[in-house]
Molecule: Bacterial RNase P class A
Organism: Nocardioides sp.
RNA sequence: UGGGUUGGCUGGGCGAUCGCGCCUCGCCGUACGGCGACGUGCGGCGGGUCGAGGAAGGUCCGGGCUCCACAGGGCACGGUGGUGGCUAACAGCCACCCGGGGCAACCCGCGGGACAGUGCCACAGAAAACAGACCGCCUCCCGGCUUGCCGGGAGGUCAGGGUGAAACGGUGGUGUAAGAGACCACCAGCGCUCCGGGUGACCGGAGCGGCUCGGUAAACCCCACCAGGAGCAAGAUCAGACAGUGUGCGUCCGAGGGCGGCCCGCCCGAGCACACGGGUAGAUCGCUUGAGGGAGUCGGCAACGGCUCCCCUAGAUGGAUGAUCGCCCCGCCCGGCUCGCCGGGCGGACAGAACCCGGCCUACAGGCCAACCCAUUCG
Numbered sequence: 001u002g003g004g005u006u007g008g009c010u011g012g013g014c015g016a017u018c019g020c021g022c023c024u025c026g027c028c029g030u031a032c033g034g035c036g037a038c039g040u041g042c043g044g045c046g047g048g049u050c051g052a053g054g055a056a057g058g059u060c061c062g063g064g065c066u067c068c069a070c071a072g073g074g075c076a077c078g079g080u081g082g083u084g085g086c087u088a089a090c091a092g093c094c095a096c097c098c099g100g101g102g103c104a105a106c107c108c109g110c111g112g113g114a115c116a117g118u119g120c121c122a123c124a125g126a127a128a129a130c131a132g133a134c135c136g137c138c139u140c141c142c143g144g145c146u147u148g149c150c151g152g153g154a155g156g157u158c159a160g161g162g163u164g165a166a167a168c169g170g171u172g173g174u175g176u177a178a179g180a181g182a183c184c185a186c187c188a189g190c191g192c193u194c195c196g197g198g199u200g201a202c203c204g205g206a207g208c209g210g211c212u213c214g215g216u217a218a219a220c221c222c223c224a225c226c227a228g229g230a231g232c233a234a235g236a237u238c239a240g241a242c243a244g245u246g247u248g249c250g251u252c253c254g255a256g257g258g259c260g261g262c263c264c265g266c267c268c269g270a271g272c273a274c275a276c277g278g279g280u281a282g283a284u285c286g287c288u289u290g291a292g293g294g295a296g297u298c299g300g301c302a303a304c305g306g307c308u309c310c311c312c313u314a315g316a317u318g319g320a321u322g323a324u325c326g327c328c329c330c331g332c333c334c335g336g337c338u339c340g341c342c343g344g345g346c347g348g349a350c351a352g353a354a355c356c357c358g359g360c361c362u363a364c365a366g367g368c369c370a371a372c373c374c375a376u377u378c379g
Base pairs, nucleotide, nucleotide: 001375002374003373004372005371006370007369008368009367010366012328013327014326015325016324017323018322020051021050023048024047025046026045027044028043029042030041031040032039033038053350057361058360060359061358062357063356064355065231066230067229068228072264073263074262075261078226079225080224081223082096083095084094085093086092097111098109099108100107101106112222113221117220118219119216120215121214134161135160136157137156138155139154140153141152142151143150144149169187170186171185172184173183174182188212190209191208192207193206194205195204196203197202235285236284237283238282244276245275246274247273248272249271256268257267258266292311293310294309295308296307297306298305299304329348330347331346332345333344334343335342336341
C1' cells in the first nucleotide's frame, strides 16, 4: 500500500419565529365544600424540567406482572440435544471439544442413538445389506485348425477392469492351477486393558485381538432433560342500564363447573344448556424507579459479577415532539486554481413508543474507529 476477517460508534448541527403533550409553579375567573383560613374540579394567561429507536419493525423464544381454589398424579402432545460457565430465564451469550470449509485471521453445525425396530438409497451397474458373477483369470473335457488361437461345456475365483455419491479395509509380500487377510509386515478402523493430561466433552501413548460386521434419524423412531393454562383486548374500581319467553336436562340416585386434550384424585354445586327477544357500555387505575442508566475500581481468558459514587431521561388514548427561514456539516460530480482553496449542481438512509424487560431475525444512503490475517514494497 492492497485484499480480507471480526467487533464497535454515528446516522445531521446551530440560531430565529410560530405551534404541540405529560408534570409542575404563579396569577385570574368560575362551581362546589367550609364560620373562616383554605381545599378540590374546570377554564384562561404566563414561566420551567422533560418528550421515539438501534432496530420502536417481525411477534420467533424467554421472563417480570395479572387472573384461573391448589396447580396433585399419569398418558398423550410440545420443546431442547457435545462439555463447562453466565443469566431471572431462554432455542440466548461466553469459553472449550469434535466434525466440515478456508493459506490464514475466521466462519458453519437441528453436534445423544444405526448393535431396539421399521423405512429409504433414483439412474447406472452383475450386485446397494449380509448381496453379487458383466468383462476377465485358472484347471479339465470336446470340436475346428495356420502348433497358436477360436468356439462350446463343467468346475474354481473376485485380487484386476468397468458402473456409481457409496461396492464387505489400504500398500507391499508369502502362497496358489489361478486367486483371496488364506498367512505375514506396516497403516487406518473397531473392541478390550492400562498409563498420562484435563472440572468435563475429549486428547496423547502402550499392549492385546477377531481381521474389518454400508449410508441416512433436518426419515418414522428410541434415549435424556424441560414444561399447568390464558394473557394488559390480563386484571381492578366507580358509574350506567336491564325483559323476558320457549324447549331440554337437573336439585343429594348430582345437571353443570373447576379454561389446551384424555384419565384418576380432590373440591364447588341449585340451577345449567340452547333458541328467540330487550337494555347499557362512560371514567379512573394498571401506566412507568426499572433483573434501570453512567463513571471508576476489583475479580474473571471471556460472557459477566462485586463494590463506591452520580443520574431520573415519553406515558399518549383517534393517539403529543411539528412547520418555515437562514447559516453550517458530510458525500458525489463538474470547472478554476497560487495545490491553501474557490464556485456551481445533486444527494443526506431504514424508519414512529402504547405494560415492561433480556434475546434472536429482518431493513439501513453516508461517515468514522479499533484489532487481527494474507500478499507486496521500503528501512